[in-house]
RNA sequence: UGCAGAGUAGGAAUGGUGCGUCAAGUGUCAGGGGAUGGGAGGUUGCCCCUGAACGAAGGACUGAAACAGUCCGCGGUACCCUUUCGCAUCCGCUGCC
Numbered sequence: 001u002g003c004a005g006a007g008u009a010g011g012a013a014u015g016g017u018g019c020g021u022c023a024a025g026u027g028u029c030a031g032g033g034g035a036u037g038g039g040a041g042g043u044u045g046c047c048c049c050u051g052a053a054c055g056a057a058g059g060a061c062u063g064a065a066a067c068a069g070u071c072c073g074c075g076g077u078a079c080c081c082u083u084u085c086g087c088a089u090c091c092g093c094u095g096c097c
Stems, first nucleotide, its partner, number of pairs: 002096004010085004015080004019075003028052007038091003058072005
């Protein structure tokens, strides 16, 4: 020098433990802020805060009854394990020549 490769934020699937089912959460829109391969740099991606509009699937059993308990469901539900996918560009890192 050339070739090949690994790793972020996060996404998906299986499993587990919860939460809600008297509706929080998720999703949408607007404003603000933040993090994001080892370094630089950055957003179509991610997170947080505020505001707005929208909006849902319950059933069985126990019990004197309850906004209580158990089970089966449901929710674009939360977290965790595993697997898998995963940053353009420049430099760096690993392997080979």
Predicted 3D model of a 97-nucleotide RNA (THF (Tetrahydrofolate) riboswitch aptamer) from Firmicutes bacterium UBA5454.
Model confidence (mean pLDDT): 81 of 100.
The organism belongs to Bacillota, within Bacteria.